Model confidence (mean pLDDT): 86 of 100.
Small-subunit ribosomal RNA, central domain from an uncultured bacterium, 346 nucleotides, folded computationally.
Context: one part of a larger RNA
RNA sequence: CUGGGCGUAAAAGGAGCGUAGGCGGACUUUUAAGUGGGAUGUGAAAUACCCGGGCUCAACCUGGGUGCUGCAUUCCAAACUGGAAGUCUAGAGUACAGGAGGGGAAAGCGGAAUUCCUAGUGUAGCGGUGAAAUGCGUAGAGAUUAGGAAGAACACCGGUGGCGAAGGCGGCUUUCUGGACUGUAACUGACGCUGAGGCUCGAAAGCGUGGGUAGCGAACAGGAUCAGAUACCCUGGUAGUCCGCACAGUAAACGAUGAAUGCUCGUCCUUGGCGACAGACAGUCAGGGACCAAGCGAAAGCAUUAAGCAUUCCACCUGGGGAGUACGCCGGCAACGGUGAAACUC
Numbered sequence: 001c002u003g004g005g006c007g008u009a010a011a012a013g014g015a016g017c018g019u020a021g022g023c024g025g026a027c028u029u030u031u032a033a034g035u036g037g038g039a040u041g042u043g044a045a046a047u048a049c050c051c052g053g054g055c056u057c058a059a060c061c062u063g064g065g066u067g068c069u070g071c072a073u074u075c076c077a078a079a080c081u082g083g084a085a086g087u088c089u090a091g092a093g094u095a096c097a098g099g100a101g102g103g104g105a106a107a108g109c110g111g112a113a114u115u116c117c118u119a120g121u122g123u124a125g126c127g128g129u130g131a132a133a134u135g136c137g138u139a140g141a142g143a144u145u146a147g148g149a150a151g152a153a154c155a156c157c158g159g160u161g162g163c164g165a166a167g168g169c170g171g172c173u174u175u176c177u178g179g180a181c182u183g184u185a186a187c188u189g190a191c192g193c194u195g196a197g198g199c200u201c202g203a204a205a206g207c208g209u210g211g212g213u214a215g216c217g218a219a220c221a222g223g224a225u226c227a228g229a230u231a232c233c234c235u236g237g238u239a240g241u242c243c244g245c246a247c248a249g250u251a252a253a254c255g256a257u258g259a260a261u262g263c264u265c266g267u268c269c270u271u272g273g274c275g276a277c278a279g280a281c282a283g284u285c286a287g288g289g290a291c292c293a294a295g296c297g298a299a300a301g302c303a304u305u306a307a308g309c310a311u312u313c314c315a316c317c318u319g320g321g322g323a324g325u326a327c328g329c330c331g332g333c334a335a336c337g338g339u340g341a342a343a344c345u346c
Stems, first nucleotide, its partner, number of pairs: 003318003008299001014201004021194003025088007033081002035077008048066007091191001092188003095184004103177007110154001114150008125136002162169002206247001208245004215241002220236004258313006266291009295302002319346003328339004
């Protein structure tokens, strides 16, 4: 490269936006680049193939024929692809009218709990564990009552429920703001899909700087346990966890399942609309789930939210280890990230 693959065997990029490129709805006319056909020229010889001939055969040599799948010029065709022109509305978008939502950002507010401080009552224990001890307490702890302070997180509602591209999002109010859905079918008229590079977003931990620090808590210290115990358990406890700004760019970033479009038997539950009623099943659109048919699958399973049947585009895989390592390059303050081998070995 040709293939075959990518949920679990190796393999879907963490996610989006989007450049080049690839691919692209219906109808009419035209063109003739692709495409199909004809003609002419060329396609040397040798080689190849077929039928013969010559060395005793063969290799070898040799005669004739076919072919040389190609290229150029020219003519014809016009279904399909492409180009040009025009038209359309089923894709896509806009408008108008609605309801739903932990979608995002900022500011403000609230109650419960925890810890600490002050004061009152009160007296000998409290904590903790498998059992203990370290620890706290007669300088009055723990318990209880009142007051105050601080930080962080938001019980119930809460749900195979909602929203978001993913990461993710949950007390309440206000302001700003993104998207989706439904209905109408008024407008535009293919404006679409995908997307190498690129750009942006991206949990936790981590880094820089400035704040903050209630609880929790790597490291660390002590107490236990144990043969040991640099652990699991206990008492403490620093970074951190929180906020602003800046960086980092990785995860079992998972549905281990790329995006888009069309098609393919049903049942049940559920969220948000629509419409019809007088409320009840059924209907319809867009989501979230459970089961099952065809089909698929190595199986388990998937099954209109496909892992089915097809088309388009992109990423990736090619035995295990060595190794996501070394080297180089790029990025980063660093930690490290990205790209990414080979020898050797089984």